Context: one part of a larger RNA
RNA sequence: CUGGGCGUAAAGGGCGUGUAGGCGGACAAUCAAGUCAGAGGUGAAAGCCCCGGGCUCAACCUGGGAAUUGCCUUUGAAACGGUUUGUCUUGAGGACGGGAGAGGAUGGUGGAAUACCCAGUGUAGAGGUGAAAUUCGUAGAUAUUGGGUGGAACACCGGUGGCGAAGGCGGCCAUCUGGCCCGUAGCUGACGCUGAGGCGCGAAAGCGUGGGUAGCAAACAGGAUUAGAUACCCUGGUAGUCCACGCUGUAAACGAUGUGUGCUAGCCGUUGGGGUGCAUAAGCACUUCGGUGGCGCAGCUAACGCGUUAAGCACACCGCCUGGGGAGUACGGCCGCAAGGUUAAAACUC
Numbered sequence: 001c002u003g004g005g006c007g008u009a010a011a012g013g014g015c016g017u018g019u020a021g022g023c024g025g026a027c028a029a030u031c032a033a034g035u036c037a038g039a040g041g042u043g044a045a046a047g048c049c050c051c052g053g054g055c056u057c058a059a060c061c062u063g064g065g066a067a068u069u070g071c072c073u074u075u076g077a078a079a080c081g082g083u084u085u086g087u088c089u090u091g092a093g094g095a096c097g098g099g100a101g102a103g104g105a106u107g108g109u110g111g112a113a114u115a116c117c118c119a120g121u122g123u124a125g126a127g128g129u130g131a132a133a134u135u136c137g138u139a140g141a142u143a144u145u146g147g148g149u150g151g152a153a154c155a156c157c158g159g160u161g162g163c164g165a166a167g168g169c170g171g172c173c174a175u176c177u178g179g180c181c182c183g184u185a186g187c188u189g190a191c192g193c194u195g196a197g198g199c200g201c202g203a204a205a206g207c208g209u210g211g212g213u214a215g216c217a218a219a220c221a222g223g224a225u226u227a228g229a230u231a232c233c234c235u236g237g238u239a240g241u242c243c244a245c246g247c248u249g250u251a252a253a254c255g256a257u258g259u260g261u262g263c264u265a266g267c268c269g270u271u272g273g274g275g276u277g278c279a280u281a282a283g284c285a286c287u288u289c290g291g292u293g294g295c296g297c298a299g300c301u302a303a304c305g306c307g308u309u310a311a312g313c314a315c316a317c318c319g320c321c322u323g324g325g326g327a328g329u330a331c332g333g334c335c336g337c338a339a340g341g342u343u344a345a346a347a348c349u350c
Base pairs, nucleotide, nucleotide: 003322004321005320006319007304008303012318014201015200016199017198021194022193023192025088026087027086028085029084031082034080035077036076037075038074039073040072041071042070049065050064051063052062053061054060091191092188093187095184096183097182098181099180103177104176105175106174107173108172109171110154115149116148117147118146119145120144121143125136126135162169163168206247207246208245209244210243211242215241216240220236221235222234223233258317259316260315261314262313263312266295267294268293269292270291271290272289273288274287275286276285277284278283299306300305323350324349325348332343333342334341335340
């Protein structure tokens, strides 16, 4: 440099934003640096290749040709790609009018439940298990009633429902705020796609400082079980789980499926808009755009399966793979308070 690949065999970056770069809609004109054609020059000789010749043949030597795929100059061509100019509206965006939503942030607020505290009733048990015991209880527990405190999570609704780029998001109300979808066709006029680096976001656990701590619960302690039991079961229980600010930057961060665009049979659900018809209305039917599910034709696939939400048919761009182990390790760099993260080998071995 190239080939073949990346749902499950090795392989899609956790997700976004965007720089360079790569790629880029329709029509007309323009130039001619890419591209193509002609001509000229050059591309030493030897060697390689082809046709001959000379040593008896061959090796070897030798003549001619071809090749030297290139470079330069010049004359042209203008389809494609490019430059510049003008125009366009289908891509993209904007405007206006509607709409749904656990999208985000902050503040407030509600009820159920657990726990604890106080008081009443009340008496010998309660709790727990396969069975027990540790444990709690005559200093009155458990149960039950009333009152209070505090923290955390929001039953039903709730749904292969919704929203978000992903992580993720669920009581209710208010304020601030992001995105999305539909309709209209009258605005801009290619403003687009992708995206190495960069930057930002990023579950849980973990770390720092300060607060908070009801329940749960690593560690830890005890009781059981067992041959043992550093476990599973039980009784306790501290970090943590919660809040604020800062760090960490990883996950089976999964659809194990990168993003964008176009094209390619259908059927049945569900969700958010629009239109038409019927209807007094609730609504029903048909249709259209967007999302989300179940089947399924063609096609694809090693098979499983995928199948207009593609893993089908194509294009653009990025990331990644290249036998198993050694190893996502060592060393070095960068990042981090640390834990560690990231980049990432080799010897050796099968």
Model confidence (mean pLDDT): 89 of 100. Small-subunit ribosomal RNA, central domain from a Paracoccaceae bacterium, 350 nucleotides, folded computationally.